[in-house]
This record gives sequence, C1' cells and structure tokens, in this order.
RNA sequence: GCCCUUGUAGUUCAACGGAUAGAACGCGGGCCUCCGGAGCUUGAAAUAGAGGUUCGAAUCCUCUCAAGGGCA
Repeated sequence: GCCCUUGUAGUUCAACGGAUAGAACGCGGGCCUCCGGAGCUUGAAAUAGAGGUUCGAAUCCUCUCAAGGGCA
C1' cells in the first nucleotide's frame, strides 16, 4: 500500500429496514438486617464520527477513525 472482518449501557451479548434499542452481570436509591451478604423492589446508563438512500436506518451505501486478520 491492497483486501476482509468487527465497532451497541461500566462489562458480555441481543435487536426482519418498522412499537419507547432489550437481557444478564455490575452500579445508585428503597425495603429487609445489629452491620454486611443474599433476597425483593426501583432507577440511571449505549448504537465510533460525518454524509447519503428510504415514508422510516443500530441495520443498506460512501468517506473517516479505532481494533483484529490476510497478502505484498
């Protein structure tokens, strides 16, 4: 330099182009407890960035960025 794959809560993963982007673990509040843990309940938290296509994009297309791999 060329080609391929991947990028979603703090972490690990879901989500036919269509409902308010969901689950587990973790975190905060409350209940419980002498305290903690466990348990119950409740809450916060994410689509790498910029454009394009579409009535509608996390999903399709382009460029950039980042990670991994292959060739030279």
The RNA shown here (transfer RNA) has 72 nucleotides and comes from a Minisyncoccota bacterium. Its mean pLDDT, the model's own confidence on a scale to 100, is 81. It matches the Rfam family "tRNA". It is annotated as a transfer RNA.